[in-house]
Predicted 3D model of RNase P RNA and transfer RNA as a complex of 437 nucleotides.
């Protein structure tokens, strides 16, 4: 230089001037002054705070999730090391990565057979039988070769046989036990032993280990507005939006609460609702995620739902168009996705470009 | 804002791992002196993208569009 890989990457045009919008203070009620979107505010895909369903327990069934190992976290399906598998010449990068000798089940089409100690109308070999002879056939034994397939029941050498075959041998690869080492583990390595091969799918049923009560802020709670009927109880009612246990909260005869069924009504104003598992910086642990500790900051709050728009100036970029001493000048336009509605931590999905560091190939100089 | 359901030819839709069923509409053709009706033919990235499988409309994971419910 070129291609390329990483990282907690960063940053999403500055400024000014007019007009305007929320929301907060002041007010003399004409107005001032502060302040106001993101890295994703999205998808709502996951964990949680918070609310109610009395408490949110316990077992059954069912259901969903999640699946290599330590660790971090408030928790996580999320992050960080690792370890195994791929992919890469490397940097590095991806992985729904338990289990298919518990057990059920599925493999279309081709093909001789498709998972069972299965499989012959190519084939190879023995033997009867016809044929002068190609060659037909009957009956047995083989699974090695041809062929079909996504997938054909271990490779390669040999013994063995009429032909063959893990039938049988040696070496190798995978499979399971068992022991050693070395690591918290997961896994590695070594050594032996064993039937001689026991395929593939569990994002098919499923076993196994862990996990999860349910519902959402239009949850709920004040006030205010309507405000009526009708059920429900001793072998009781009702609630834990499957069941039981359990426990709880109402009566016991009639009121009051409760509860559910019609009706009514659907129009209000407050709250939750913004200082919190927070942001910054600097120290220290620790490979890292992340923690501790100090300092310092407060930073949107609407409710038909603000956050815009025009100018003008700079400052990158792209691009057209004129000039050019090819060094550049000048002038036009364009400049992402996308947008709070209870918060938080992730994760994913969009996104015009700019930039800062660190790595690995290959190439030229010095 | 929160929860849910669905997406298969122009319309309606059947298929829940093995070549994408069927009706109407179109459009061609045959019959007919012209037409109707009848018959035959014709035409599907199963919203899209990606992974699981030998193979995916179907299974899982993202996007995306429509509907649907709430005091």
């Nucleotide at each position: 230089c070129a291609g390329g890989g990483g990282a907690c990457g960063u940053c999403a045009g500055g400024c000014g001037a007019u007009c305007g919008c929320g929301g907060c203070g002041c007010u003399u009620c004409g107005g001032c002054g502060c302040u106001g979107a993101g890295g994703a505010a999205a998808g709502u895909c996951c964990g949680c705070c918070c609310u109610c369903c009395a408490c949110a327990g316990g077992g059954c069934a069912g259901c969903g999730g999640u699946g290599c190992c330590g660790g971090c976290u408030a928790a996580c399906g999320g992050c960080c090391g690792g370890g195994c598998g791929g992919g890469g010449c490397a940097a590095c990068c991806c992985g729904a990565c338990a289990g298919a000798c518990a057990g059920u089940g599925c493999a279309a089409c081709a093909g001789a057979g498709a998972a069972g100690u299965g499989u012959a109308u190519u084939g190879c070999c023995g033997u009867g039988g016809g044929g002068c002879a190609a060659c037909c056939u009957g009956c047995g034994g083989c699974g090695a070769g041809g062929g079909u397939g996504a997938a054909a029941c271990g490779g390669u050498g040999g013994u063995g046989u009429a032909a063959a075959a893990g039938a049988c041998c040696a070496c190798c690869a995978g499979c399971g036990g068992c022991g050693c080492u070395g690591g918290u583990a997961a896994c590695a390595g070594c050594a032996u032993c064993g039937g001689c091969u026991u395929g593939g799918c569990a994002a098919a049923c499923c076993u196994c280990a862990c996990c999860g009560g349910g519902a959402g802020c239009a949850a709920g709670g004040c006030a205010a507005a309507c405000a009526g009927a009708c059920g429900c109880a001793u072998u009781g009612g009702g609630g834990c939006g499957g069941c039981c246990c359990g426990u709880c909260c109402c009566g016991c005869a009639a009121a009051a609460a409760g509860c559910g069924u019609c009706g009514g009504g659907u129009a209000u104003g407050c709250u939750g609702c913004a200082u919190g598992a927070c942001g910054c910086g600097c120290a220290g642990a620790g490979u890292a995620a992340u923690c501790u500790g100090c300092g310092u900051g407060c930073u949107a709050g609407a409710g038909a739902g603000a956050u815009g728009a025009u100018c003008g100036u700079c400052c990158g970029u792209g691009u057209g168009g004129g000039c050019u001493u090819c060094g550049g000048c000048c002038u036009g336009c364009a400049c992402a996705c996308a947008g709070a509605a209870g918060g938080c931590g992730g994760c994913u999905u969009a996104u015009c470009g700019a930039c800062c560091c660190c790595c690995c190939u290959g190439g030229g100089c010095g | 804002g929160g929860c849910g359901a669905c997406g298969u030819g122009g319309c309606c839709a059947a298929g829940u791992g093995g070549c994408a069923a069927g009706g109407c509409a179109a459009a061609g053709c045959u019959c007919u002196g012209c037409a109707a009706a009848a018959g035959c033919u014709u035409g599907a990235u199963c919203a899209c993208c990606a992974g699981u499988u030998c193979g995916a409309a179907u299974c899982u994971g993202g996007u995306c569009g429509u509907c649907g419910c709430c005091u």
Rfam match: Bacterial RNase P class A.